[in-house]
RNA sequence: GGUCCCAUAGUACAACGGAUAGUAUGCGGGUUUCCGAAACCCUUGAUCCAGGUUCGAUUCCUGGUGGGACCA
Repeated sequence: GGUCCCAUAGUACAACGGAUAGUAUGCGGGUUUCCGAAACCCUUGAUCCAGGUUCGAUUCCUGGUGGGACCA
C1' cells in the first nucleotide's frame, strides 16, 4: 500500500427496515441470615462520529475514527 471483518449498558452478547433497543452478569437497594455467601425481588445503565436513502435506520449506502485478519 491492497482486500475483508468488527464497533450496542462497567463486562459478555442479542435485536425480519417498524414494540418503550433486550438477556446474562456487574454496581446500588430490599427480603432472608446472629453476620456473610447463596437464593429471590426491585432499580440503574448503551447503538463509535458525520452525512445520505426511507413514512420509519442498531440494521441499507458514502466518508471518517478506532480495533482485528489476510496479502504485498

This is a predicted structure of a 72-nucleotide RNA (transfer RNA) from a Bacteroidota bacterium.
The coordinates come from a structure-prediction model, not an experiment, and the mean pLDDT is 81.
NCBI's taxonomy places the organism under Bacteria, Pseudomonadati, Bacteroidota.
RNAcentral holds the sequence, with entries from ENA.
Rfam family: tRNA. About the family: Transfer RNA (tRNA) molecules are approximately 80 nucleotides in length. Rfam classes the family as a transfer RNA.